[in-house]
RNA sequence: CUCUUAUCAAGAGAAGUGGAGGGAAAGGCCCUGUGAAGCUUCGGCAACCAGUAUGUAUCAUUCGCAUAUAUGGUGCCAAUUCCUAUUUUAGAUGUUUUAUCUAAAAAAAGAUGAGAG
Numbered sequence: 001c002u003c004u005u006a007u008c009a010a011g012a013g014a015a016g017u018g019g020a021g022g023g024a025a026a027g028g029c030c031c032u033g034u035g036a037a038g039c040u041u042c043g044g045c046a047a048c049c050a051g052u053a054u055g056u057a058u059c060a061u062u063c064g065c066a067u068a069u070a071u072g073g074u075g076c077c078a079a080u081u082c083c084u085a086u087u088u089u090a091g092a093u094g095u096u097u098u099a100u101c102u103a104a105a106a107a108a109a110g111a112u113g114a115g116a117g
Base pairs, nucleotide, nucleotide: 001117002116003115004114005113006112007111008110013042014041015040016039017038021031022030023029026084027083028082043077044076045075048073049072050071051069052068053067054066055065056064081109086106087105088104089103090102091101092100093099
């Protein structure tokens, strides 16, 4: 980097450093010198993977399943993935037609985990 798969409405920030950007990309709307990104330290959230404990099952062990925990590996700690973009359906406005708006569902894109190449 590509592919497969699961999840994405909840949750959780301080200090130091740094100096003007940041929220993926386009549009919107936001955050930001009352200090952005990045880096460091400490803290926290969560429970994807591993671990551990208990239960279940078995003659028994492993595996599996369930629950708990938070030890390790990631991840995350403004706003629903901040919102929208494509399609379908429903409704409203307008109408010769095109169209515009609202809502819902699905998709696309993206993020993260696990696995594979």
The prediction has a mean pLDDT of 81. A computed fold for a 117-nucleotide RNA from Clostridium frigidicarnis, annotated as SAM riboswitch aptamer (S box leader). Rfam family: SAM riboswitch aptamer (S box leader). Rfam describes the family as follows. The SAM riboswitch is found upstream of a number of genes which code for proteins involved in methionine or cysteine biosynthesis in Gram-positive bacteria. Lineage of the source: Bacteria > Clostridia > Eubacteriales > Clostridiaceae > Clostridium.